[in-house]
Molecule: c-di-GMP-I riboswitch aptamer
Organism: Tumebacillus algifaecis
RNA sequence: CACACGAAACGGCAAACCGUUCGAAAGGACGGGACGCAAAGCCACGGGCCUACCGCGCGACAUCGUCCGCCACGGCAGCCGGGUUGCCGAA
Numbered sequence: 001c002a003c004a005c006g007a008a009a010c011g012g013c014a015a016a017c018c019g020u021u022c023g024a025a026a027g028g029a030c031g032g033g034a035c036g037c038a039a040a041g042c043c044a045c046g047g048g049c050c051u052a053c054c055g056c057g058c059g060a061c062a063u064c065g066u067c068c069g070c071c072a073c074g075g076c077a078g079c080c081g082g083g084u085u086g087c088c089g090a091a
Base pairs, nucleotide, nucleotide: 005089006088012037013036017032018031019030020029021028022027035078041084042083043082045081046080047079048076049075050074055070056069057068059067060066061065
């Protein structure tokens, strides 16, 4: 000095759950709350996972409906990889 590494400190974030709210849902926002986190900051680019309003179907029931299947144009960055920015400095 460091893109590696993760002791300590200053601080930071906040799972489940609860309340309010947005949303068809998944999920998000805000407040409470802490399981955890050294990128649990940011980006859906690759894989994965969740949801299915709309749409699709020689679909089922048998009819202006309900159900089933498929579908991301919706999500998850606290699933993994990748990109990008960044605090501290023991071994």